[in-house]
Context: one part of a larger RNA
RNA sequence: CGAUAGGAAAUUUGAGAGGAUUUUUCUCUAGUACGAGAGGACCGAGAAGAACGCACCUCUGGUGUACCAGUUGUUCUACCAAGGGCAUUGCUGGGUAGCUAAGUACGGACCAGAUAAGCGCUGAAAGCAUAUUAAGCGCGAAACUGACCUCAAGAUUAGAUUUCCCCAUGAGACCCCUGAAAGACGAUCAGGUUGAUAGGCGCAAGGUUUAAGCAUGGCAACAUGUGUAGCCGAAGCGUACUAAUAGGUCC
Numbered sequence: 001c002g003a004u005a006g007g008a009a010a011u012u013u014g015a016g017a018g019g020a021u022u023u024u025u026c027u028c029u030a031g032u033a034c035g036a037g038a039g040g041a042c043c044g045a046g047a048a049g050a051a052c053g054c055a056c057c058u059c060u061g062g063u064g065u066a067c068c069a070g071u072u073g074u075u076c077u078a079c080c081a082a083g084g085g086c087a088u089u090g091c092u093g094g095g096u097a098g099c100u101a102a103g104u105a106c107g108g109a110c111c112a113g114a115u116a117a118g119c120g121c122u123g124a125a126a127g128c129a130u131a132u133u134a135a136g137c138g139c140g141a142a143a144c145u146g147a148c149c150u151c152a153a154g155a156u157u158a159g160a161u162u163u164c165c166c167c168a169u170g171a172g173a174c175c176c177c178u179g180a181a182a183g184a185c186g187a188u189c190a191g192g193u194u195g196a197u198a199g200g201c202g203c204a205a206g207g208u209u210u211a212a213g214c215a216u217g218g219c220a221a222c223a224u225g226u227g228u229a230g231c232c233g234a235a236g237c238g239u240a241c242u243a244a245u246a247g248g249u250c251c
Stems, first nucleotide, its partner, number of pairs: 001154001006165007016151004022050007034039001052107002055104002060101004067094005072087006111146003118139004172250004176192005197243003200239004206232003213226005
């Protein structure tokens, strides 16, 4: 921009398109049928896997450069102590959220239709025979069409349904602002005081591992006690303290 010949919000049908379609081993049937024996099934039932795919982070782990601790050198905070900066995040040990696989769940199915090779029924031409290189009627595969999952009315054949607003009423949307389950920017989504959207604060988890100060012991390094202490990013619950004020535009 088109369409539905007004607008808005929401729910849908499915023309069509895409995805998936894999396979192994073992057990039972059964050491049965078959076979002199050796060997060894069809059919059917069940179990465990591989690879692949989708989703997720409860568990196991990885990462986690504004989390915690330890530690070396140097410099600064006048000194001690305690800390800050720099040295690849200085190095090392752990690690929340998020992201993630090696982790955790799930999937391929069943079934139906029409068929291929093939196998048949009926049955003549050709008194027989013949599945048919006749008419007619069947069975029959991971292939095909459905069934399963996803998208989907620009499907220009532009579909359907529900609710709301109307000729002067503002239905609705946007600008603007707070943001993240979103994100290059737009967009999407959650909100904008009739408010928990973000920050702050509080609480309890979780991470790190016992802060500083003081006291005691020791010549000292240091240890112990106060004390699972102190500190803490994203996640949870709560709380209007701060900021989403006010206003404008389209229709």